A computed fold for a 1442-nucleotide RNA from an uncultured prokaryote, annotated as small-subunit ribosomal RNA. It matches the Rfam family "Bacterial small subunit ribosomal RNA". RNAcentral holds the sequence, with entries from ENA.
RNA sequence: GAUGAACGCUAGCGGGAGGCUUAACACAUGCAAGUCGAGGGGUAACAUUUACUUCGGUAAGAUGACGACCGGCGCACGGGUGAGUAACGCGUAUGCAACCUACCCUUUACAGGAAGAUAGCCCGAAGAAAUUCGGAUUAAUACUUCAUAACAUUGUUUGAAUGCAUGAUAGAAUCAUCAAAGCUCCGGCGGUAAAGGAUGAGUAUGCGUCCUAUUAGAUAGUUGGUGAGGUAACGGCUCACCAAGUCAGCGAUAGGUAGGGGGUCUGAGAGGAUGAUCCCCCACACUGGUACUGAGACACGGACCAGACUCCUACGGGAGGCAGCAGUGAGGAAUAUUGGUCAAUGGAGGCAACUCUGAACCAGCCAUGCCGCGUGCAGGAAGACGGCCCUACGGGUUGUAAACUGCUUUUAUACACCAAGAAACGCAGGUACGUGUACCCGUUUGACGGUAGUGUAUGAAUAAGCACCGGCUAACUCCGUGCCAGCAGCCGCGGUAAUACGGAGGGUGCAAGCGUUAUCCGGAAUCAUUGGGUUUAAAGGGUACGCAGGCGGGCUAUUAAGUCAGUGGUGAAAUCCCAUCGCUCAACGAUGGAACUGCCAUUGAUACUGAUAGUCUUGAAUAUAGUUGAAGUGGGCGGAAUGUGUAGUGUAGCGGUGAAAUGCUUAGAUAUUACACAGAACACCGAUAGCGAAGGCAGCUCACUAAACUAUUAUUGACGCUCAUGUACGAAAGCGUGGGGAGCGAACAGGAUUAGAUACCCUGGUAGUCCAUGCCGUAAACGAUGAUUACUAGCUAUUGGCAAUACACCGUCAGUGGCAAAGCGAAAGCAUUAAGUAAUCCACCUGGGAAGUACGGUCGCAAGAUUGAAACUCAAAGGAAUUGACGGGGGCCCGCACAAGCGGUGGAGCAUGUGGUUUAAUUCGAUGAUACGCGAGGAACCUUACCAGGGCUUAAAUGCAUAUUGACAGGACUGGAAACAGUUUUUUCUUCGGACAAUUUGCAAGGUGCUGCAUGGUUGUCGUCAGCUCGUGCUGUGAAGUGUCGGGUUAAGUCCUAUAACGAGCGCAACCCCUAUUCUUACUUGCCAGCACAUAAUGGUGGGGACUCUAAGGAGACUGCCGGUGUAAACCGAGAGGAAGGUGGGGAUGACGUCAAAUCAUCACGGCCCUUACGCCCUGGGCCACACACGUGCUACAAUGGUACAUACAAAGGGCAGCCAUCUGGUGACAGAGCGCAAAUCCUUAAAAUGUAUCUCAGUUCGGAUUGGAGUCUGCAACUCGACUCCAUGAAGCUGGAAUCGCUAGUAAUCGCGCAUCAGCCAUGGCGCGGUGAAUACGUUCCCGGGCCUUGUACACACCGCCCGUCAAGCCAUGAAAGCUGGGGGUACCUGAAGUCAGUAACCGCAAGGAGCUGCCUAGGGUAAAUCUGGUAACUGGGGCU
Repeated sequence: GAUGAACGCUAGCGGGAGGCUUAACACAUGCAAGUCGAGGGGUAACAUUUACUUCGGUAAGAUGACGACCGGCGCACGGGUGAGUAACGCGUAUGCAACCUACCCUUUACAGGAAGAUAGCCCGAAGAAAUUCGGAUUAAUACUUCAUAACAUUGUUUGAAUGCAUGAUAGAAUCAUCAAAGCUCCGGCGGUAAAGGAUGAGUAUGCGUCCUAUUAGAUAGUUGGUGAGGUAACGGCUCACCAAGUCAGCGAUAGGUAGGGGGUCUGAGAGGAUGAUCCCCCACACUGGUACUGAGACACGGACCAGACUCCUACGGGAGGCAGCAGUGAGGAAUAUUGGUCAAUGGAGGCAACUCUGAACCAGCCAUGCCGCGUGCAGGAAGACGGCCCUACGGGUUGUAAACUGCUUUUAUACACCAAGAAACGCAGGUACGUGUACCCGUUUGACGGUAGUGUAUGAAUAAGCACCGGCUAACUCCGUGCCAGCAGCCGCGGUAAUACGGAGGGUGCAAGCGUUAUCCGGAAUCAUUGGGUUUAAAGGGUACGCAGGCGGGCUAUUAAGUCAGUGGUGAAAUCCCAUCGCUCAACGAUGGAACUGCCAUUGAUACUGAUAGUCUUGAAUAUAGUUGAAGUGGGCGGAAUGUGUAGUGUAGCGGUGAAAUGCUUAGAUAUUACACAGAACACCGAUAGCGAAGGCAGCUCACUAAACUAUUAUUGACGCUCAUGUACGAAAGCGUGGGGAGCGAACAGGAUUAGAUACCCUGGUAGUCCAUGCCGUAAACGAUGAUUACUAGCUAUUGGCAAUACACCGUCAGUGGCAAAGCGAAAGCAUUAAGUAAUCCACCUGGGAAGUACGGUCGCAAGAUUGAAACUCAAAGGAAUUGACGGGGGCCCGCACAAGCGGUGGAGCAUGUGGUUUAAUUCGAUGAUACGCGAGGAACCUUACCAGGGCUUAAAUGCAUAUUGACAGGACUGGAAACAGUUUUUUCUUCGGACAAUUUGCAAGGUGCUGCAUGGUUGUCGUCAGCUCGUGCUGUGAAGUGUCGGGUUAAGUCCUAUAACGAGCGCAACCCCUAUUCUUACUUGCCAGCACAUAAUGGUGGGGACUCUAAGGAGACUGCCGGUGUAAACCGAGAGGAAGGUGGGGAUGACGUCAAAUCAUCACGGCCCUUACGCCCUGGGCCACACACGUGCUACAAUGGUACAUACAAAGGGCAGCCAUCUGGUGACAGAGCGCAAAUCCUUAAAAUGUAUCUCAGUUCGGAUUGGAGUCUGCAACUCGACUCCAUGAAGCUGGAAUCGCUAGUAAUCGCGCAUCAGCCAUGGCGCGGUGAAUACGUUCCCGGGCCUUGUACACACCGCCCGUCAAGCCAUGAAAGCUGGGGGUACCUGAAGUCAGUAACCGCAAGGAGCUGCCUAGGGUAAAUCUGGUAACUGGGGCU
C1' cells in the first nucleotide's frame, strides 16, 4: 500500500459498487421452459350466441377460446458451482487436401399418386397409490410405399493444366440409388433436393503452463506396419496378423497440490503473490455407469440401471435430487428478501395479437469498501466560571473556546409542483406506384415512483467519534500503584519521585469512521537475470582421471539457425494510460486514441556466435639429447641400540620419583665380559632443502615402472580447458584370514598423589603397532584458499638446468621461501606461488540450536559411511579489530612486601569498644582491608535521641497583626517525685502620643521520624602510588591510536636521547611552615662574660649586649667544584670544601577516578510520614546488664629487677568561677590561713639515669586483681553509677599453640611531662613534648600490594567473571515400539445390472421392423496377497524450555 474480510468502540445523509472464501453438507414451501387451434382429431372448464324450456335448466363445437391427447419447434440457450482435472484442460500461433452445422441469407430445381395404423374419445379390468392392461373406433405437416430427379452419392473409363506429399480441381461418357405437406384472413407462411455464405461445433500440431529425486526406471494395445470394422471426420478409436519397439537425468513413471486465461494487488523495474465481482474457455449437476432422441447432449429442473440418503405406503409397491431465485437447518470469526415487474434490453414459440421468462430491470437489508456533503459562519477578553498544572497573596493552560451579538440554511422536517428512461409492435388516417410494401402523422403502453429534481416555510435549529502521546513515530504533565496490578509490534517498562501500568487534564493523528486481528507484496541486494558470496563470518568436493554437458586460438570463403531492421496478420471486449464528454463535483459512466513489451508469416542485412569447406602455428602433443629427486613396486645386504638365552667375573642392592612405593634381587639381580638368537626402526648428513595428484615418501644396493625440467626447434595441426553421474587412489584407527611379536603400548592390574583421582607420575601389561592378503573410505584429508589461461612495480635467499665468462657476481627457464608497491579486503592480512585485474567450467552457502540427528534409500562382515529433514525453541549465534580488567603468562621496577633484626599481640588480671544474649529500655550509627580506646575532645541529673509514669496542645523559642487588661512575673503557703495545680500577698512607667508586660485570636511551628540507593557539603581507601588528560597535526572506514612507545636515567610521565608528532593542563618537584649552621638588627619579663652593690644563698640590684635565648630579616646546598664512565641525562668516588651532600630531617599539600564506600544523628536539602503526637515539659530508670566470643590497650610474670635513702639534667603547654608560693593541721587524699600572677616577670617536684644499702630466684620485699573497714573531694544528689587516700586482704600470672602486628635512625624500644573535653571523673584513651637510645638489610627466588611494556581471553556487574555435563522436579513437541484401527491407488480371481454392438429358424407385423434368446464388454459387489499413507498405544530413546 492492498482486502469478497472478521472483531471492539462509535454512527447524520446521499451516489454508485459488493455481499457463504467454511459443508460439491442436507433440504420444507413457492417460483425458475414453454409455445403453436394459421398442423390434427376434437370440446373437460369459462364466456358468447342460437334453439328448447316445467324458467330450475337442458341441448348445439356454432363462435371467442381451450384442459388432456397426436404433431411441430424449443428444452444442448440463459442461470449456478469449481468437486474433479498437471491435461492439447487452458493461453497463444497455425492446419483440416480428414469434418458436420437446425433456425438465418443468396441461388437453382421440385412438390404427382397410394395404403395401413395409433394416441385421444367410448366401454371394461387390476391397484392404497403411482400407474397399467384389454376391446371397439378415428385424424394429421405422424408413419409407410410407388412415380419423377441432379451441379447429390457409388463404381468404371477418359483427360488438360496445376499443387508441399497422400492427392485435389475443370471437362466428357456410362451404371446404380435416394425426395416432398400441407395450412391460409389469399398477402403469405411452411415442405423436398442441391450449391454457396454466415454462425456454431469437432479435430490435429508447435510453444508456454506448480512442488517433491528421501519417486529412477516406465510401458503389452504398449510403439509401429498391413487389412478390416466404426465415426460427421483422422487415428490402436476397436479387432486380426506381423515386427519389437516407444518414453526417460532437457526429469519419464509415481506422489502431493490446483480449474485455466483476460486480469487483480504490490513493486522504479525485473519480479513476487493472487484468480471474488465483470468477460472468454473448460469441467460438473446426489455418487457411479449407460445409451436413446436430436442439427447439436451421452443432457442441472429428460430416460434406464446400481449405490447411499430422505419421504409415502393398505407392506404388495412407489416417489425424490436448490452447485437456478428466494428461503431453512447445519458448519463457521463471517456474508442479505420465501419482494415488484416483464415498462426497457435479451431469449423461446407463434403470421400476429400474445403467452412464458427468479435471464434481466428495479426495490429491501448490511459503514463491507470507494466517492461526495454536513454537523455551522463572523465578531466577541472581565482572557469569566469550572477543571488541570506550578517556583502558589500570583501565574500558566483549556481559550475566542463558552456566554453574548449578528449572519447563513447545505442537510433534516412540513407543504406544493413534478420528470427523462417510450423507440417500436399494434390500431386509425394519409402520401408514392398496381388490393401490398416503404414513409409520414395521430393514438396506445412505466415495475422503479409521486422516485430524482424544483419551489416555499421555520429555525443553529436534527448530526462526533476512535486510536495514540518512551524510541522507531506526530503528540507531556499530575495523581494512584510499588517486579504487584498490568503493558508490549521490536527494543523494553513496572522493585516509592513511572512522559511506557490505571485514571485525569492537556496534546497529536485520522474522521462517519477509528483501532485490532488475519493474509499478500514492498522495504529484503535477506535466493542476488537486472543484483550476492565461499582464507578467518554459512560456504572449495580428500585427490586425480574422465563420458555426457558447457566453453574454446589465427586467416579465407559459403550459408543465414541465433542476432538486427522493414512490412503484413493476430494479440476479443472490458481493465490500465491519454484526451474529450455526461451525471451540480467526484466515485461512476460514455466516445475516441494509444498500449497490450507476445506469437506467426514474409522481405532484407551479415559485424559477432553457430554450421560447412579450406588453410596456418603461437595453444596442446610427439620426437632427439641431457639432467634431477626420501616418486612407486619387488628382492638382497648392513651396523648401532634394545631385549632374551648360555657361560664367566662379582656382591647387595637395583630400579624409579617432586618425594616414595608397587616391581626385580642371596635360587646371586643391577653392573661387566664373551658368544648366540629375535624383531622393529634407520643416529650423524638433515635444511626456511627435495620428490609426488593428494594421502604420503629417509640405512646401502639391484631390477622394473612413472614423472618433471632444460636445450634443439624437427613432426602433427586446435588434437584444447573444465567436468554432474562414474572410475581409481586415499593417513591413523578399526574389521576378516594366515604369520610374526624386540621395543612401545589403548584395555586391565598394582603403587603413589588427592577430600576423592575410574587422570596426570611410577611398575607391569593384552589387543595393536610389523608382514602377506581382503575390507573400511573417514581426518584441523589445512594453504581452513577448486582447476585452467592471460595480464599487472620491485628487492632478497635458495633448489635443478641452460648460456656466458674470469676478477666478474650479471642473463634466462622451471620450482621453493622471506619482505614489500599499486590494487583488493570488514579488518587481520593477501600481494607474479594473489585473497589484484579479467575469462571458462565444476563444487558449495543462505540466522543459532534441535542435527550431521530421525525416518527412508545405497554401501559395509561389523564399526559405521553417504544422502539428509521436520516439529519445537531462541533473539541472537558468529568474524575481525579496539579499550580495559584478569591470568597458579612473560619481561623490567618499587614498597618494613619478603628476608635480616628489635619489640609486641594471641595465654593471665584489669580497662575499653564490638558481637551475642538479656531487658520496660539496655537509643542510634560505623561491619574485610577502609567497623570494633570508632562518631564520643568526658553518659551520676543534664547530656539523651531509649523505657515507665505524670502533665501541655499555636504549643518550649522569635516576629507581625488584632482585641483586651494592668496585670503577669516574683514572694509566701498547701498538695505533689517534680513538672504543674490551687490559695494568698504586693503591684508598672508616661511628655498621655505611647512604651513595657501578660492574655486571646490568626499567620508562620516542631520531629535525633524514613530514604546516604533522590542529594549538597565533609570524610575514608587505593595512594604521596606516578600517573590522568587536552588542543592542533598525523594514522585508521571506525571503535581508537600516536603524543604517553623504544634506548638510558630517576624517588618521580624526573631528565636526556631517538621519534609523525609539536605543544599544553592537572599531578611529581619547587614555592610555604618547623628543624640543623651562621650573620645583621633589636634587648624586656629572658641572659650575665667583664665591672660594681647586697645577701646565709640566689641576675636580687646598678649596669652590659659579649654569650645563650627570644623573633624579624638575610646567607647557605646548586651535582656548584675535582677525578672516572657516558653522546647526553645522569651515576660512581665514605673525594675536597662545608654545620649540613646529592629530595639534609619532619610537616602541610592527596591528580583523573574507583568502592551506588561512610554520614539525612554536626549542618543543609528533595520527596514521603506524624500533628491532644513520631511534637514539648518533668521525675525515676536505662545507655554501666552478663553463661559467652572477638578487637584495641594497661599492668605484670621479675635481678638489665623490686624496695629505701641521696643526687643531676628537659621541652612543650596551661592558669582569674583559675593556677596557687609560703605557713599550720592531718599517716594521707586534703583542709584552714594566705604572697604573687590575666603571665619569657607569679604558680607548675621531670622520670628513667647516677650513687649507696637491702632483697637472692621464691608465686617471692615479684605481681597487684578482688574483697572488708575507715576516710577526702567535686556536686542539688556519688544506691544503681565517680575519682582519690589510708589500713587490711594478696587472685590469676613463672614469657604465652596455630597464627599474627609494628618498626630502617635520633627510628624501634624505654622514661616521664603537658594539654583539650571537664563541677568531678571511670584517661590505661586521644593529641603533643622532651630524656635515654639500639640491632639489622646478603638480596628480590618466594608471600602481599602497586607501576610500565608485552601476550592470551568465549570476561565488560570485568576471575567474587564466564561456563560444561550428569542427577532431581514440572511442561512441550518428537523418534521407535508388541499391537489396534482408518484412508488411497493398483493387481489377480469370481459374480455381473442397465445398455450399445454382433448373431438369431419357430412369436407379432403385408412390409419396414419388433419382441424373445445367445455372446462380448462393463458400473457395482465379493474374495485374496501385497503396497502406499494417516491416527492411536503399554514400554522406551534422545531433544527443547523453566